Predicted 3D model of a 353-nucleotide part of an RNA (small-subunit ribosomal RNA, central domain) from uncultured Chloroflexus sp. The full RNA is in RNAcentral, with records from ENA and SILVA. Model confidence (mean pLDDT): 88 of 100.
[in-house]
Context: one part of a larger RNA
RNA sequence: CUGGGCGUAAAGCGCGCGUAGGCGGUACAUUGCGUCGGUGCUGAAAGCGCCCCGCUUAACGGGGUGAGGUGUGCCGAUACGAACGAACUCGAGGCAGGCAGAGGGUGGCGGAAUUCCGGGUGUAGUGGUGAAAUGCGUAGAGAUCCGGAGGAACGCCGGUGGUGAAGACGGCCACCUGGGCCUGACCUGACGCUGAGGCGCGAAAGCGUGGGGAGCAAACCGGAUUAGAUACCCGGGUAGUCCACGCAGUAAACGAUGCCGGCUCGGUGUCUGGAACCCGUUUAGGGUUCUGGGUGCCCCAGCUCACGCGGUAAGCCGGCCGCCUGGGGAGUACGAGCGCAAGCUUAAAACUC
Numbered sequence: 001c002u003g004g005g006c007g008u009a010a011a012g013c014g015c016g017c018g019u020a021g022g023c024g025g026u027a028c029a030u031u032g033c034g035u036c037g038g039u040g041c042u043g044a045a046a047g048c049g050c051c052c053c054g055c056u057u058a059a060c061g062g063g064g065u066g067a068g069g070u071g072u073g074c075c076g077a078u079a080c081g082a083a084c085g086a087a088c089u090c091g092a093g094g095c096a097g098g099c100a101g102a103g104g105g106u107g108g109c110g111g112a113a114u115u116c117c118g119g120g121u122g123u124a125g126u127g128g129u130g131a132a133a134u135g136c137g138u139a140g141a142g143a144u145c146c147g148g149a150g151g152a153a154c155g156c157c158g159g160u161g162g163u164g165a166a167g168a169c170g171g172c173c174a175c176c177u178g179g180g181c182c183u184g185a186c187c188u189g190a191c192g193c194u195g196a197g198g199c200g201c202g203a204a205a206g207c208g209u210g211g212g213g214a215g216c217a218a219a220c221c222g223g224a225u226u227a228g229a230u231a232c233c234c235g236g237g238u239a240g241u242c243c244a245c246g247c248a249g250u251a252a253a254c255g256a257u258g259c260c261g262g263c264u265c266g267g268u269g270u271c272u273g274g275a276a277c278c279c280g281u282u283u284a285g286g287g288u289u290c291u292g293g294g295u296g297c298c299c300c301a302g303c304u305c306a307c308g309c310g311g312u313a314a315g316c317c318g319g320c321c322g323c324c325u326g327g328g329g330a331g332u333a334c335g336a337g338c339g340c341a342a343g344c345u346u347a348a349a350a351c352u353c
Stems, first nucleotide, its partner, number of pairs: 004324003007307002012321001014201004021194003025088002028085001030083002033081002035077007048066007091191001092188003095184005103177007110154001115149007125136002162169002206247006215241002220236004258320006266298014302309002326353003335346004
């Protein structure tokens, strides 16, 4: 240096943007740097291959010859790589028209329900459970009707559905805004892929300051249960859950499956475009075939220890990154960076099986 792996055995960074680097489409010309051939020098000896010889043999030793490895000079080759030049359009991007969507942000609006407050009716219970009790209620509860306040979440539609890079996103309207897909094939002309560091985003819980607080509810207090019950069940209940700004940076952040590209039998759903045709006189709409993009299921080959995967690959290839190397010790100690803290990231060893 090469050689094995990463869905579930150890192993894909939570996700993206992107620096260096690595890798790079088609046809041509030039150079001849890499590369290849020849040759010269260098390449100590020993060692290694072959031949001969010496110890009785062998190991061992002596001689000869060859090979090997490094650098470089000269001559030559020009396929591949590279550089430079000029060109191309299929990769990539742009342009025009159109389409779907809980994609993101801000503001406003709405109804149902819970709770609380005021009032009316009304009387003895209500609530809760396996059964109860604590609790609430004659200072009038629960029930019911009217009015009001406030916060949070948006029923049906709703899907095996859609969108987003991931986290995630669901009432309605307006404004601001990102991405995707289809059709045209008009423009640029390789502008590309990946991406160590770096930067950004990142559920819930948590932290800081200020607000808000209906319901729910860690902690906590009661009631039960129980041998006990620091639980499961019941009655209460504070942080928190909500908003603004800032921090934190984790997760079974999961498809436990990195990203990009190419290739490889079929069947059947669904979402969303395009084309043609048919039904509907037309409209609304429906259907068939073909052709894109997404998302499911079943399966051939192939892969896999198996389970299973199977054009959304875990199949067959290529490029780049990350990661793994027995279990425990340990995702710990120490050090370092970051943080207000909680802690996070990086990450051992002794010892032990």